[in-house]
Small-subunit ribosomal RNA, 5' domain from an uncultured bacterium, 511 nucleotides, folded computationally. The coordinates come from a structure-prediction model, not an experiment, and the mean pLDDT is 85. Rfam family: Bacterial small subunit ribosomal RNA. Rfam links the family to the GO terms structural constituent of ribosome and ribosome.

Context: one part of a larger RNA
RNA sequence: GGAUGCAUGCUGGCGGCGUGCCUAACACAUGCAAGUCGAACGGGGGCAGAUUGAAACCUAGUGAUAUCUGCCCGAGUGGCGGACGGGUGAGUAACGCGUGGACAACCUACCGUAUGCAGGGGGAUACCAGCUGGAAACAGCUGCUAAUACCGCAUAUGCGCACAGGGCCGCAUGGCCUGGUGCGGAAAGGAGCAAUCCGGCAUACGAUGGGUCCGCGUCCGAUUAGCUAGUUGGCGGGGCAGCGGCCCACCAAGGCGACGAUCGGUAGCCGGCCUGAGAGGGCGGACGGCCACAUUGGGACUGAGACACGGCCCAGACUCCUACGGGAGGCAGCAGUGGGGGAUAUUGCACAAUGGGGGGAACCCUGAUGCAGCGACGCCGCGUGGGUGAAGAAGUAUUUCGGUAUGUAAAGCCCUAUCGGCAGGGAAGAAAUUGGACGGUACCUGACUAAGAAGCCCCGGCUAACUACGUGCCAGCAGCCGCGGUAAUACGUAGGGGGCAAGCGUUAUCC
Numbered sequence: 001g002g003a004u005g006c007a008u009g010c011u012g013g014c015g016g017c018g019u020g021c022c023u024a025a026c027a028c029a030u031g032c033a034a035g036u037c038g039a040a041c042g043g044g045g046g047c048a049g050a051u052u053g054a055a056a057c058c059u060a061g062u063g064a065u066a067u068c069u070g071c072c073c074g075a076g077u078g079g080c081g082g083a084c085g086g087g088u089g090a091g092u093a094a095c096g097c098g099u100g101g102a103c104a105a106c107c108u109a110c111c112g113u114a115u116g117c118a119g120g121g122g123g124a125u126a127c128c129a130g131c132u133g134g135a136a137a138c139a140g141c142u143g144c145u146a147a148u149a150c151c152g153c154a155u156a157u158g159c160g161c162a163c164a165g166g167g168c169c170g171c172a173u174g175g176c177c178u179g180g181u182g183c184g185g186a187a188a189g190g191a192g193c194a195a196u197c198c199g200g201c202a203u204a205c206g207a208u209g210g211g212u213c214c215g216c217g218u219c220c221g222a223u224u225a226g227c228u229a230g231u232u233g234g235c236g237g238g239g240c241a242g243c244g245g246c247c248c249a250c251c252a253a254g255g256c257g258a259c260g261a262u263c264g265g266u267a268g269c270c271g272g273c274c275u276g277a278g279a280g281g282g283c284g285g286a287c288g289g290c291c292a293c294a295u296u297g298g299g300a301c302u303g304a305g306a307c308a309c310g311g312c313c314c315a316g317a318c319u320c321c322u323a324c325g326g327g328a329g330g331c332a333g334c335a336g337u338g339g340g341g342g343a344u345a346u347u348g349c350a351c352a353a354u355g356g357g358g359g360g361a362a363c364c365c366u367g368a369u370g371c372a373g374c375g376a377c378g379c380c381g382c383g384u385g386g387g388u389g390a391a392g393a394a395g396u397a398u399u400u401c402g403g404u405a406u407g408u409a410a411a412g413c414c415c416u417a418u419c420g421g422c423a424g425g426g427a428a429g430a431a432a433u434u435g436g437a438c439g440g441u442a443c444c445u446g447a448c449u450a451a452g453a454a455g456c457c458c459c460g461g462c463u464a465a466c467u468a469c470g471u472g473c474c475a476g477c478a479g480c481c482g483c484g485g486u487a488a489u490a491c492g493u494a495g496g497g498g499g500c501a502a503g504c505g506u507u508a509u510c511c
Base pairs, nucleotide, nucleotide: 001511002510003509004508007506008505009504010503013382014381015380016379017378018377019375020374021340026338027337028336030335031334032333035080036079037078040077041076044073045072046071047070048069049068050067051066056062087293088292089291096218097217098216099215100214101213102212103211106210107209111206112205113204114203115202116201117200119153121151122150128143129142130141131140132139133138159184160183161182162181163180165178166177167176168175169174189198190197191196219265220264221263226256227255228254231253232252233251234250236248237247238246268290269289270288271287272283273282274281275280295316296315297314298313299312318329319328320327321326346372348371349370350369354368355366356365357364358363385415386414387413388412395406396405397404398403419452422446423445424444425443429438455500456499457498458497459496460481461480462479466495467494468493469492470491476483477482
């Protein structure tokens, strides 16, 4: 000198774009953050309309009941989604990450392409009703019922398994194609008058997303030198999507290590960011990719996908409810609270846009996101006026008392109106006719007023900028050298000056 997620002192006009718990992965009141589908299913409630027309009054109508249609609401069965999106950096020195490869050792819902299929049956169950237990959370028994829920049967090109062939190929285990026999394995319907549309099943390919393995790279300590028993390898099995000591039985005695094993400390990694001429050094906040985690530890279930932040079970700590028998909870989602701290924001608006989930759609949901609010926290831009104006006014400071400085500075005169304020108009962002949170915002126009808008640090040398007074090794200053003990350009104040400027100094950290 540059830089920062900064903090702090003094000061503070406006706007744009960014950015904002670095500490306690501390504890959390409250609200919201993942639902949706009635075009899968049965039933319930409400409203409206049409038909019906009981009882009663009595002919004007009121209108029970039943059927049908439409709309709405909420629970249940079922489907898809809750594995994405959002947060955090605790753990991790590891194939975690980066980079380059491999899979002839693998999976992939939804989506695309292609071929083919969808025949015929069955038994349940939630909701509901009744009963029972319980303070509650909730649970049990009996009875009824539906489905794209569940289960057999049929069919099977191709699929899986077994057996024996043929051809081609490779990179070792082997892979591909072809055809034979046997065995095994599918399906679901809904809407519509219909056409048709949305679905279902099998197989193959693609696309997308993942999984696994390997080479190389990836901090400090030797005041850590030896480490290891599923340990290293084999055979056989189990398990897995798949390979594998992943797991197990048996057998062998191996495996790693001064090219630093093991142990200890520290740490998420990268694209990048800062600095530097570069080499290098430091950092990994925002944004993007990967990983890990979700109160602590463990476990599986469901599922194409999880060992699952707002799912389940168990154990622990903590908090809450309780009728003491037992229950409920998990902000490292968005706001917000307490606490910790030098320090870090609103319990805001909207789904209008982009994107995501569900749905045939209308649409619903979306604290993702788009915006707004707060903070000079950062960067950038603008303003606080421009011209003229010597009697060099007054005031102030100083003085050798003549003067000198502030100083064209002010006043005065002329002009302008950026920003702010007032008034009028007023968007784009919306591919299409509907729909705009932002927002009466940006922007445009008009009238009016120099008004509403400057501070901070420094002035001994380094280093740009000097005098006076006060103080008297005191009070104090200080980044280094050093100032202060009676004339201090170094302390304090004033005048003046220098620097930067809505900031300026200081602290901390990095180069």